[in-house]
The RNA shown here (c-di-GMP-I riboswitch aptamer) has 75 nucleotides and comes from a Bacillota bacterium. Model confidence (mean pLDDT): 87 of 100. The sequence was found by an Rfam model in a public genome assembly.
RNA sequence: CAGCGACCAAGGCAAACUUGCCGUGAGGCAAGGACGCAAAGUGACAGGCCUCUUGCAGGUGGCUGCACUGCCGAA
Numbered sequence: 001c002a003g004c005g006a007c008c009a010a011g012g013c014a015a016a017c018u019u020g021c022c023g024u025g026a027g028g029c030a031a032g033g034a035c036g037c038a039a040a041g042u043g044a045c046a047g048g049c050c051u052c053u054u055g056c057a058g059g060u061g062g063c064u065g066c067a068c069u070g071c072c073g074a075a
Base pairs, nucleotide, nucleotide: 004073005072012037013036017032018031019030020029021028022027035062041068042067043066045065046064047063048060049059050058051057052055
């Protein structure tokens, strides 16, 4: 450096659900809340799924691949 994910440290994120706001909708944001997560950090490029006013329109990164970045450390 690449690959991998047992232990440990410091910390991080936050599903369902509830409330408020935004959106036609999928869904998003904020607060509460923790099912889980070593990329559950970022990006819609490819596939999947979903939505609508069906167009080269949108949503989903907590579905997979890929790209970039990143904590710790054995086999």